[in-house]
Context: one part of a larger RNA
Molecule: large-subunit ribosomal RNA, domain I
Organism: Pseudomonadota bacterium
RNA sequence: AGCACAUGGUGAAUGCCUUGGCGUUAAGAGGCGAUGAAGGACGUGAUAAGCUGCGAUAAGCUUCGGGGAGCGGCAAAUACGCUUUGAUCCGGAGAUUUCCGAAUGGGGUAACCUGAUGCUGGUAAUACAGCAUCGUCUCAUCCUGAAUACAUAGGGAUGAGUUCGCGAACCUGGUGAAGUGAAACAUCUCAGUAACCAGAGGAAAAGAAAGAGAAUCGAUUCCGUCAGUAGUGGCGAGCGAAAGCGGAAUAGCCCAAACCGGGGUGCUUGCAUCCCGGGGUUGUAGGACCACAACGUGUAGCGGAGAGGUUAGAAGAAGCUUUUGGAAAGAAGCUCCAUAGAGGGUGACAGACCCGUAUUCGAAAACCAAACCGCGCUAGUGGAAUCCUGAGUAAUGCGAUGCACGUGAAACUUCGCAUGAAUCUGCGCCGACCACGGCGUAAGGCUAAAUACUACUUAACGACCGAUAGUGAACCAGUACCGCGAGGGAAAGGUGAAAAGAACCGCUGUGAGCGGAGUGAAAUAGUACCUGCAACCAUGUGCUU
Numbered sequence: 001a002g003c004a005c006a007u008g009g010u011g012a013a014u015g016c017c018u019u020g021g022c023g024u025u026a027a028g029a030g031g032c033g034a035u036g037a038a039g040g041a042c043g044u045g046a047u048a049a050g051c052u053g054c055g056a057u058a059a060g061c062u063u064c065g066g067g068g069a070g071c072g073g074c075a076a077a078u079a080c081g082c083u084u085u086g087a088u089c090c091g092g093a094g095a096u097u098u099c100c101g102a103a104u105g106g107g108g109u110a111a112c113c114u115g116a117u118g119c120u121g122g123u124a125a126u127a128c129a130g131c132a133u134c135g136u137c138u139c140a141u142c143c144u145g146a147a148u149a150c151a152u153a154g155g156g157a158u159g160a161g162u163u164c165g166c167g168a169a170c171c172u173g174g175u176g177a178a179g180u181g182a183a184a185c186a187u188c189u190c191a192g193u194a195a196c197c198a199g200a201g202g203a204a205a206a207g208a209a210a211g212a213g214a215a216u217c218g219a220u221u222c223c224g225u226c227a228g229u230a231g232u233g234g235c236g237a238g239c240g241a242a243a244g245c246g247g248a249a250u251a252g253c254c255c256a257a258a259c260c261g262g263g264g265u266g267c268u269u270g271c272a273u274c275c276c277g278g279g280g281u282u283g284u285a286g287g288a289c290c291a292c293a294a295c296g297u298g299u300a301g302c303g304g305a306g307a308g309g310u311u312a313g314a315a316g317a318a319g320c321u322u323u324u325g326g327a328a329a330g331a332a333g334c335u336c337c338a339u340a341g342a343g344g345g346u347g348a349c350a351g352a353c354c355c356g357u358a359u360u361c362g363a364a365a366a367c368c369a370a371a372c373c374g375c376g377c378u379a380g381u382g383g384a385a386u387c388c389u390g391a392g393u394a395a396u397g398c399g400a401u402g403c404a405c406g407u408g409a410a411a412c413u414u415c416g417c418a419u420g421a422a423u424c425u426g427c428g429c430c431g432a433c434c435a436c437g438g439c440g441u442a443a444g445g446c447u448a449a450a451u452a453c454u455a456c457u458u459a460a461c462g463a464c465c466g467a468u469a470g471u472g473a474a475c476c477a478g479u480a481c482c483g484c485g486a487g488g489g490a491a492a493g494g495u496g497a498a499a500a501g502a503a504c505c506g507c508u509g510u511g512a513g514c515g516g517a518g519u520g521a522a523a524u525a526g527u528a529c530c531u532g533c534a535a536c537c538a539u540g541u542g543c544u545u
Stems, first nucleotide, its partner, number of pairs: 001544009015530001016494002020465002022462007029454002031166002039100003042055003046078002050074002061094006070082003105114003115134007135164001137161008170201001171199005181188001185234001211217002221248005231239002252446003255390001259278009283424001285389004289383004298377002301375004308368004313361003319334005335352002337341001343355003395419006402412001405431001426441005481488002501529001504516004
């Protein structure tokens, strides 16, 4: 020096554990906000830095219920208190709720500065203090009022609305890419996607045929199929239906108009126009009009009602002895309960120790809400002369757009520009167009369910993870830290059953650390704490040179 073994150190792997995650199911809830939200700043405790709670009434106040012995959060300790005259705690309702923030009297570099008006306190009088009001927008009424005569714009006042901001996804509308694919690339694709904007609801959207398309069917939506079919396509890459059939769920209605009644305005005095009430709502055309007849059926609106449920809880069966051990739930023995042998805890593995579980009960108060009741609304038949049935609309031309459909033979839909009808003997459609034959009734509106989603609450589950995993975050994490900023973004769990967390003595710098003593089953479990691998270091022994 090397190798091997042993004993230690360092180190943290591994094993075991789980307070945290991930996913799913069922139910609930699906919003909060000018009565000031979400989110914050600053305060608030006897002592108080942080977190949590709360708001100058500040780890809290009042009240109504629950509950029944301890309590003053995490979080020890001391002091001082509260509590069977029922505290702490749990639930309902209420009070308080600084300042910022839509932030809203004005301003502003958020949590600050500074006004006006009225009232109150206060002063000899100012000062000062307190309370209330003062934002925008929309609508209504009134006043005022330019260029410009009437007027209008504008300005102001009063009243009403409670509009504004936030929120995970889902939804509707508007604007709308590119990387990519086409093995390049331009039509095309990605894709009407991402992103941005606006708006709404618990769902939204759609919706009671100017439908479909060849048998007839009979609002919409969703699922399966039809079908990767028919088609479309530099006929490339690709894109890609519908009818029909099988299911889920089912629900239909209201205006405008004709006509009648009432009222207002204008004037050329019998017309025009506006408002209110009745009437009326469809394709086998219907309605007005005329004649006849009728009080029933349904109901999604409004008002009651309140079964049941939600927000605290309550009752809840049955085991002892011996033995090993630090500890019994283990082992042995003899029992018991079970509508309860789910689960968790307890000094090792407990149906019968504790919490629970099965089962059964329970609300002063608040909320949700089914039956049911009432109000409102809601049907017919015949006749045939006249009248009505949504206009800058339909349609056409040009340019686009959506339809699976890229201009194509391109219907249909929607939009821009221009032109511009008809009125039921009407009009639109049935994929150029025409004929025959059919189908429907545009240019007004509403409509539950089946469908989509889950920030949040409750209950439960997992051939999901187990601290380099699982959320970025099991721990005071969107923290520390980095960046001017948008933004980026960690590491970090485990003594023991119980702190019983080592009194006292010794070495020492009266430091670290260690040795005794003591606790404990164990201290090589000593807070740098379960187990404690490897690399690496040291010591000892053996072998080789």